[in-house]
RNA sequence: GGGCUCAUAGUAAAAUGGUAUUACGCACCCUUCGCAUGGGUGAGGUCCGGGUUCAAUCCCCGGUGAGUCCA
Numbered sequence: 001g002g003g004c005u006c007a008u009a010g011u012a013a014a015a016u017g018g019u020a021u022u023a024c025g026c027a028c029c030c031u032u033c034g035c036a037u038g039g040g041u042g043a044g045g046u047c048c049g050g051g052u053u054c055a056a057u058c059c060c061c062g063g064u065g066a067g068u069c070c071a
Stems, first nucleotide, its partner, number of pairs: 001070007010024004018054001026042005047063005
């Protein structure tokens, strides 16, 4: 320098046009004399800019960053 892949909650991943889901973690409540376990409720997220569309996490363009391969 070039090719490919990826970027979603604190962490790890789903969702491939129609109000973003799950697990762990976190807060509160119940259960206990207390702790743990268990049950319930809640907060918290689409890397940045632009375009297409009635509607974009998803499609297109550019940028940034990461991984991998080639040189």
Notes: The RNA shown here (transfer RNA) has 71 nucleotides and comes from Candidatus Uhrbacteria bacterium RIFCSPLOWO2_02_FULL_48_12. The RNAcentral record of the sequence draws on ENA. NCBI's taxonomy places the organism under Bacteria, Bacteria candidate phyla, Candidatus Uhriibacteriota. It matches the Rfam family "tRNA". Rfam classes the family as a transfer RNA.